[in-house]
The RNA shown here (small-subunit ribosomal RNA) has 1393 nucleotides and comes from an uncultured bacterium.

């Protein structure tokens, strides 16, 4: 420091999450050690047992215990002594320890202040004199279960109470009143003495007074949570005066008096909460917290209350009361762990009923000592934070195992073993601390002292004390010994592989994974992180500029109140003086300590401890400065505002007039419809509409002017005149002198519907009615109508109320147009200038599209408003309304987005342009029939698989009777029907003719027969057969694991890159536009400029010529020959054959284009504008088809999903669809005669002549490995002749009989042929398909495959039409260009029920 996650992708808004750092933690796996810290957050929930507060004999009476003495008449006595139960009595329990329930201000922090108070301290002053009377304890009597009490009797005192005295004190009418004390204890040389002492000194206590320290009580000011869906609160309330109370100001109280205090700068009420130093986190600001430690406040079972003290309204005192719990003899009585431990509950969750006063500190006390769960230590927890170890070096056969593989090998891994060292922890042993020094003794020296006693400061020298602990720490021994886990490995975010699982088990913090090849689930191995600990989960900062002071925003993303006016509030021109509140500066308090931070120091280091020093950004106090800002003066005009004078306007409110038009009414004229629509109907009209004429009533609006024109603060405003009446703008002169801006509550006005209330009511029109539309229509569309629209009056108070863009000021490039003024001027212009209304674009702005002097620019003030969607502008509460509703405005819950501008695409029942037999004009079909064929359906042992809009369905299949063949039934085989390598075995070794057996394969037997190469030869190698091993086989599954092929948009004209420019960016430009063209085809333009695939071209075929060559092809001349024929000779002229060259390129004219591309005519040519065809298929869609053509990963099979065989489906048939062939006849059908193709095939082969057969055929067999022979008669055509419109002489299925070929075999199942039979069909509904010229359309003829089997396919020629007006519909396509919530891209997405 940032990432992820909205999209096909961007940018931007925005939100969610995650990496950090913490913690009293918990919780799951795991666990070796020291040090140093911390450990009931939850029930302030109850609490058993012990222990946390005493000491003092130097204040007292005394003596119940324990030691010791004295004294005995040995029974005992005796406080004599050290000492002390239990009382009196001083001090102390108020302090330390707990805990945060309460408590938003009686608290806390900081800073200031006056009216106070103080045991113990300490300083300095004065006293400490003389009395008296109780009383506990004790003895004695008594009541209760206890717990305790009553009486009565003695008795001390530093307990109590007078008296004196009073430096100071306190009251005072200033005369004076008031008002203290206590003694103990150690030494003692003179005097006295009841022999106790008295005095005298020390010490220590004790009264009064007065000063400090410390410490505490009071006041003030400032600060630091939420909620306005709490807006008003207060009667002791605010002030005043007496009185009281208190240590002490004060409504702290009370009596009276006055009504005022407090509040939008949040008063009151509600929720929440101990408060600070600090902790954590943070780059800072800040945010969250308030364990330990340290300060301060409350609390002590719940509420209340005072007593006692110097302090309490008192945690381990009291009293009442309330709940609880104990005891009880039923009458009563006890107790309060938020002190330490520890118990039971409660909770995810928090320790031992431990040692010890050695330290330190507190209480007492002269002191020695004495209490002390404070406090010092121990012990339980990995709760954290440090610290150290589980070795250390060498060691490649890279062992074994274990996982992975392409099987070659890699990894685990120098890791282990295995040699060597070492020895921190750990065990054993031995040494052994610091923390202890006060204190006491002896002694030296100063104080006090009459004194060398006694006390006492200060040196010295002796001893005495340690719970931790025999700990730290030293040393010594042996020995690698005692010690490594845990989370994670798609991306964020270090770290991948195999197996299992197959949207299933399950992960997930966010984005997601997992539907059979999961680096995401589980396990394994390897790996990455951290390590005695990891992970989780829960919390708070951080990231987050996501509430934004630093440091955000509001035209479209969430946000500009509908407009104004304005009070509070913010902010405010210029000049000059004065003042210092703010504000600068400099001193000076003060900001506890600890923590943090720098610099040392000590523990082996660190964690921790510890010394100095900086810092606490604060506050408070003074001096100073006068620029700025505030105040106060006094002044200016430039902000503002006023008068004089022009201007222009649908601004506002009243009144009045006026035509035009709708509709009504009346009366003429006039006759069948009118109206209405896409098209009708409802509806009006013969009872006279509609039209027209004239006359009349009535209510609403005012064409033209009219205009990106004007006017208003916004809604809004429009016929004419006329009163009333606000605003504005402009030009000079005069006046006033910041008088100004903005504005929260508040007031005002505020489109349309709407509501109430009286009137209007023509015409339009929600509800309504009624026709259509439609599946249906509570709608669109029509006939009709009623509220409303219109007026006055009062309410509503809201709109996409918009510029989606608060208000005011100032500065800031340019053009052009208009509206109103000014100014000049030649009255047409027009420089310029102020105020409006629009257009363009500059720089800057802006996520972009865009704002761009009328800013979305640069700046200044003030206001309103937003913080993810969705739930929801809903609930609920207040207010506001008659009602309708309006304003305020939540939460659970839920999602990972929602969203905003752009890109590119698809896509549109959106536009422009252009193409194609797309339509359209034609011609001929198909759907109707029967036949052939595929498919689905059914069916079946089995009817094998695949193929399914075009782009499956005469498709794989260019040919299923067996074979084929993948499928069925049955039989049989198993290392195999077939490949390759080792090892062994056989050597009369394969092989095999006949025969059994059987449908066949197969099995059983086997005469016969007898390997090859090299070498003299042993051998050797190859080859063959059995047996084992490695393996073989699969038309088994995945075409969504692949290759390779192919289909299809579509032979459509397009898809793309490199440099450059633009755009933050996806992207765009080029490739758009003007024209053109079959084409991104060429021309011009052009921020592009070049270039690739694709287009043409280059290649085949066919059209003309020319060269070359002439057999088997040809035959013009010559010659033979024949009834005849290139039949011979001969000969390439000419057809043809095939090889090579040429021809066509808009080259040529003319007109039009823009002098281009190019288009249109023409000339000349066989041929004319890519001359006809064909072959070529751009990037890439479609998980398109294919694992059954071949290849191939993975899965599955292995006496079977392999093989081998006989039969048998694939040929089935109520039926449905696709492609086909005959057909329905006279442009025909039949019989007869006759002409004239191309292309092809041909030795397992085509097969002539001639012979037989009605014929398929058969017999024959010349010829031909072909420009030679042959299939092989071409047919339609033409020439004749028949039929006459009929189910026929049309059609020909079916079906019998009877034959012919192929073939091992025509039964299921073949073609053909003869006779015989003569079925639908008379041109085909809705729909629907091919064709644009040598084509449709008709006719034939040949291949391929094949033993036979064509209406399929492939090819070849012959005859040969008809229309095209044209691009409005249909389909499919290409570009441009719009809109878009769609990106699996409209077969989308989405909503309501």
């Nucleotide at each position: 420091a940032g990432a992820g996650u909205u999209u096909g992708a961007u940018c931007c808004u925005g939100g969610c999450u995650c990496a950090g750092a913490u913690u009293g933690a918990a919780c799951g796996c795991u666990g070796g050690c020291g040090g140093c810290a911390u450990g009931c957050c939850u029930u302030a929930c109850a609490c058993a047992u012990g222990c946390a507060a005493g000491u003092c004999g130097a204040a007292c009476g005394g003596u119940a215990a324990c030691a010791g003495g004295u004294c005995u008449u040995c029974g005992g006595a005796u406080g004599c002594u050290g000492a002390c139960g239990a009382g009196u009595g001083g001090c102390g329990a108020a302090c330390g320890g707990g805990u945060g329930a309460g408590u938003a201000a009686u608290a806390c922090a900081u800073c200031g202040g006056a009216a106070c108070g103080u045991g113990c301290c300490c300083g300095a002053u004065c006293g400490u004199g003389g009395g008296g009377g109780a009383u506990a304890a004790c003895g004695g009597a008594g009541c209760g279960a206890a717990a305790g009490c009553u009486u009565u009797g003695c008795u001390a005192a530093u307990a109590c109470c007078g008296c004196a005295u009073a430096c100071g004190a306190u009251c005072u009418a200033c005369g004076g009143a008031u008002g203290a004390a206590a003694g103990c204890g150690g030494g003692g040389g003179a005097u006295c003495u009841u022999c106790g002492g008295a005095c005298c000194u020390c010490g220590c206590g004790c009264g009064g007074a007065c000063g400090g320290a410390g410490c505490g009580g009071c006041c003030g000011a400032u600060g630091g949570c939420a909620g306005a869906u709490u807006a008003g609160g207060u009667a002791g309330u605010u002030g005043g005066u007496g009185g009281g109370a208190u240590a002490a100001a004060a409504g702290c109280u009370u009596a009276c008096c006055a009504a005022g205090c407090c509040g939008a700068c949040g008063a009151u009420c509600u929720g929440u909460a101990g408060c600070u130093g600090g902790u954590c986190u943070g780059a800072g600001a800040g945010g969250a917290u308030g364990a330990u430690c340290a300060g301060c406040c409350a609390c002590a079972c719940u509420g209340g209350g005072a007593c006692u003290g110097a302090g309490a309204c008192a945690c381990g005192g009291c009293c009442c009361a309330g709940a609880c719990u104990c005891c009880u003899a039923c009458g009563g009585g006890a107790g309060g762990c938020a002190g330490c431990a520890g118990u039971g509950g409660g909770g995810a969750a928090u320790u031992u009923u431990g040692g010890a006063c050695a330290a330190u500190g507190g209480g007492g006390g002269c002191a020695a000592c004495c209490c002390u769960g404070a406090u010092c230590c121990a012990g339980c927890c990995a709760u954290g934070c440090c610290g150290c170890g589980u070795g250390c070096a060498g060691g490649a056969u890279g062992a074994a195992g274990g996982c992975c593989u392409u099987c070659g090998g890699g990894u685990u891994g120098u890791a282990a073993a295995c040699u060597g060292c070492u020895u921190u922890u750990g065990u054993a042993c031995g040494g052994a601390a610091c923390g202890a020094a006060a204190a006491g003794a002896c002694u030296c020296u100063g104080g006090u002292u009459a004194a060398u006693a006694c006390c006492u400061g200060g040196g010295g020298u002796c001893c005495a004390u340690g719970a931790c602990g025999g700990u730290a720490c030293c040393g010594u021994a042996a020995g690698a010994a005692u010690a490594a886990g845990c989370a994670c490995c798609g991306g964020c975010u270090a770290a991948c592989u195999a197996c299992g699982u197959g949207c299933c088990a399950g992960c997930a913090g966010c984005c997601g994974c997992g539907g059979u090849a999961a680096u995401a689930c589980g396990u394994a191995g390897g790996g990455u992180g951290c390590a005695a600990g990891c992970g989780u989960u829960a919390a708070u900062c951080g990231g987050a500029a996501u509430u934004a002071c630093u440091g955000g925003g509001c035209g479209u993303a969430a946000a500009g109140c509908g407009u104004g006016c304005g009070c509070a509030g913010g902010c405010g021109g210029u000049g000059a003086u004065g003042u210092a509140a703010g504000a600068c500066a400099g001193a000076g308090g003060u900001g506890a300590a600890a923590u943090c931070c720098c610099c040392g120091g000590g523990c082996u280091c660190a964690a921790c401890c510890u010394g100095g020093g900086a810092a606490c950004u604060g506050c408070c106090u003074u001096u100073g400065u006068g620029a700025c800002u505030g105040c106060a003066u006094c002044g200016c005009u430039g902000g503002a505002g006023u008068g004089c004078g022009g201007c222009a306007g649908a601004g506002g409110g009243g009144g009045a007039u006026g035509g035009a038009a709708u509709u009504c009414c009346g009366c003429g004229u006039g006759u069948a419809g009118c109206a209405g629509u896409g098209a009708a109907a409802u509806g009006c009209g013969u009872a006279g509409a509609u039209a027209u004429g004239c006359g009349g009533a009535g209510g609403a609006a005012c064409a033209c002017c009219g205009a990106u024109g004007g006017c208003g603060a916004a809604g809004g405003c429009a016929a004419u005149c006329c009163c009333c009446u606000g605003g504005g703008c402009c030009u000079g002169c005069a006046c006033u002198g910041a008088c100004g801006c903005u504005c929260a509550u508040g007031c005002a006005c505020g489109a349309a519907a709407g509501c109430g209330u009286g009137g209007g009511g023509a015409g339009c029109a929600a509800a309504c009615a009624g026709g259509a539309u439609u599946a249906g229509a509570u709608a669109c569309c029509c006939u009709g109508g009623u509220a409303g629209u219109c007026c006055g009056c009062a309410c509503c108070g809201u709109a996409a109320a918009c510029g989606a863009u608060g208000a005011u000021u100032a500065c800031u490039c340019g053009u052009u147009g208009u509206u109103g003024g000014c100014g000049a001027u030649a009255u047409g212009a027009c420089a310029g200038u102020c105020a409006g209304c629009g257009a363009c674009c500059g720089a800057g702005c802006g996520a972009a599209a865009g704002c761009g002097a009328u800013a979305a620019g640069u700046a200044a003030u003030c206001c309103a408003c937003c913080u993810g969607g969705g739930g929801a502008g809903u609930a609920c509460g207040c207010c506001g309304g008659c009602a309708a509703c309006g304003g305020u405005g939540a939460a659970a819950c839920u999602c990972a987005a929602a969203g905003g501008a752009a890109u590119u695409g698809a896509c549109g029942g959106g536009g422009g342009c252009c193409c194609g037999c797309a339509c359209a004009a034609g011609c001929g079909g198909u759907g109707g029939a029967g036949c052939a064929u595929g498919u689905g359906g059914u069916u079946u042992a089995a009817u094998u698989c695949g193929a399914c809009g075009c782009a499956a369905c005469g498709c794989g299949a260019a040919g299923a009777a067996c074979c084929u063949u993948a499928c069925c039934c049955a039989g049989g085989u198993u290392g195999g029907a077939c490949a390759u390598g080792c090892a062994c075995g056989u050597a009369g070794u394969a092989g095999a003719a006949a025969g059994g057996u059987g449908a066949a394969a197969g099995c059983c037997u086997g005469a016969c027969g007898a390997g090859g190469u090299a070498g003299c030869a042993a051998u050797a190698c190859c080859a063959g057969c059995g047996u084992g091993c490695u393996c073989a086989g699969g038309u088994g599954c995945u075409g969504c694991a692949u290759g390779g092929c192919u289909g299809u948009c579509g032979u459509c004209a397009g898809c793309u890159c490199g440099u450059g420019c633009c755009g933050u960016g996806a992207g765009g430009u080029g490739u758009u536009g003007g024209g053109u063209u079959a084409a991104g085809u060429c021309c011009c333009g052009c921020a592009a400029c070049g270039a690739g695939c694709g287009c043409a071209a280059c290649c085949c075929c066919u059209g003309c010529u020319u060269u070359c060559a002439g057999u088997u092809g040809c035959u013009a001349c010559c010659g033979g020959g024949u009834c005849a024929u290139g039949c011979c000779g001969a000969g390439c002229a000419c057809u043809c054959u095939g090889a090579a060259a040429g021809g066509a390129c808009u080259g040529c004219c003319c007109a039009g284009g823009a002098u281009a591309a190019c288009g249109g005519g023409g000339a000349g040519g066989a041929a004319g504008g890519u001359g006809g065809g064909g072959a070529u298929g751009a990037c890439g869609u479609c998980a398109a088809g294919u694992c059954a053509g071949c290849a191939u990963g993975g899965c599955c099979u292995u006496u079977a999903u392999g093989c081998c065989u006989g039969g048998g489906g694939c040929c089935a048939c109520a039926c449905a669809c696709g492609u086909g062939c005959u057909a329905c006849a006279a442009u025909g059908g039949c019989c007869g005669g006759u002409a004239c193709a191309a292309a092809g095939c041909g030795c397992u082969g085509c097969a002539a002549a001639c012979c037989c057969g009605u014929g398929a055929g058969g017999g024959g067999g010349a010829g031909c490995c072909a420009a030679u022979c042959c299939c092989a008669g071409a047919a339609a055509g033409c020439c004749g002749g028949u039929c006459g419109u009929a189910g026929u002489c049309c059609g020909g299925a079916u079906u019998g009989c009877a034959g012919u070929c192929u073939g091992c075999a025509a039964c299921u199942c073949g073609a053909c042929u003869g006779c015989a039979u003569g079925a639908a069909g008379u041109c085909g509904g809705a729909a629907u398909c091919g064709c644009u010229g040598g084509u449709a359309a008709u006719c034939g003829u040949g291949g391929a495959u094949c033993a036979g089997c064509a209406u399929g396919u492939c090819a070849c020629g012959g005859u040969g039409a008809a229309u095209a007006c044209g691009u409005u519909c249909c389909c499919g396509g290409g570009u441009c260009u719009u809109g878009c919530a769609c990106a699996c891209a409209c077969c989308g997405c989405c909503c309501g029920u």
Description
Rfam family: Bacterial small subunit ribosomal RNA.